This is a predicted structure of a 79-nucleotide RNA (Glycine riboswitch aptamer) from a soil metagenome.

RNA sequence: GCGUGGGAGAGCUCGUACUUUUGGUGCGGCGCCGAAGGGGCAAACCUCCCCGGAACCUCUCAGGCAACAAGGACCUCGC
Numbered sequence: 001g002c003g004u005g006g007g008a009g010a011g012c013u014c015g016u017a018c019u020u021u022u023g024g025u026g027c028g029g030c031g032c033c034g035a036a037g038g039g040g041c042a043a044a045c046c047u048c049c050c051c052g053g054a055a056c057c058u059c060u061c062a063g064g065c066a067a068c069a070a071g072g073a074c075c076u077c078g079c
Stems, first nucleotide, its partner, number of pairs: 001079003005075002011030001013029007031065003037061001038059003045053002
């Protein structure tokens, strides 16, 4: 890296439009989530020391927020 199984969090809240109209979907606002990606940095961590370094930490740009689906860090097994 590929395949396989597992895999969380957070409003279907308000407005508006459409509609097959107690429902569903799109857009926008506010509220929220962190485990795609991206940015940032400390230490008693790594390094003989310095420089430096990355994270599940942090930011929330992106992404995501009923269920389903998709995505999904990480873990099991196989190659």
The prediction has a mean pLDDT of 76.